[in-house]
C1' cells in the first nucleotide's frame, strides 16, 4: 500500500468518469526574431493532473411506463457519459375526505378533497477571511439573500342511493 472479516455513521443534485469537451504543468515541435542567442502569442504531439450539481424538499403496498418536479449561482462545464433515486402518470389492494353508517362515485395518501388568498418560518454555494499547491484548484471558518412542498388562518366549493337518529 492491498486484500479477507466484522461494527459504526454517512449519501438521492446521489455516486463514479480509465475513456469526450475544457482547464493547468512539464517536455519537444511549428512558429517569429537574433550577427548569435533567449523571450511571447500561434501549431501540433507526449505525459502527468484539475474540475465534472449549490441547497430545500421528498417513499403506503405490488406491478407497469417515464428525458423526476423547486428555486440560487452561472451564462465558458452545475458541459458530456454510465449507474441510481423517494418525482409524475397508469391498473390493482389498503386507507384519508365529502359534518352518523353502508354501498358506489369524485378526488387524493397517512403532512392523506379541490381551488383562491393573506400570514409565519426557513438554505448552502457564489461572496469573505485564513491554510495548501509552480498553476488549474481546493480544506477550514463566518455571514447575507430563494422557490416549490409543507404548516396556519379565511372563502368558496364537496355528489347519488339506502338506512339510522332527531325533531
Nucleotide at each position: 500500500a492491498u486484500g479477507u472479516u466484522u461494527a459504526a455513521a454517512u449519501u438521492a443534485g446521489c455516486g463514479c468518469c480509465a475513456u469526450g469537451u475544457a482547464c493547468c504543468u512539464c517536455u519537444a515541435u511549428u512558429g517569429g526574431g537574433u550577427u548569435a542567442a533567449g523571450u511571447a502569442a500561434u501549431u501540433u504531439a507526449g505525459a502527468g493532473g484539475u474540475u465534472g450539481a449549490c441547497g430545500a424538499g421528498g417513499u403506503a403496498g405490488a406491478g407497469a411506463g417515464u428525458u423526476a418536479g423547486c428555486g440560487a449561482a452561472g451564462u465558458g462545464u452545475u458541459c458530456g457519459g454510465c449507474g441510481g433515486a423517494u418525482g409524475c402518470u397508469c391498473u390493482c389492494u389498503c386507507g384519508u375526505g365529502c359534518a352518523c353508517u353502508u354501498g358506489g362515485g369524485c378526488a387524493u395518501g397517512u403532512u392523506a378533497u379541490g381551488u383562491a388568498u393573506c400570514g409565519a418560518a426557513a438554505a448552502a454555494a457564489a461572496c469573505u477571511a485564513u491554510g495548501g499547491g509552480u498553476a488549474a484548484c481546493u480544506g477550514u471558518a463566518g455571514a447575507a439573500c430563494a422557490a416549490c412542498a409543507g404548516c396556519g388562518a379565511u372563502a368558496c366549493a364537496a355528489c347519488c342511493a339506502a338506512g339510522a337518529a332527531a325533531a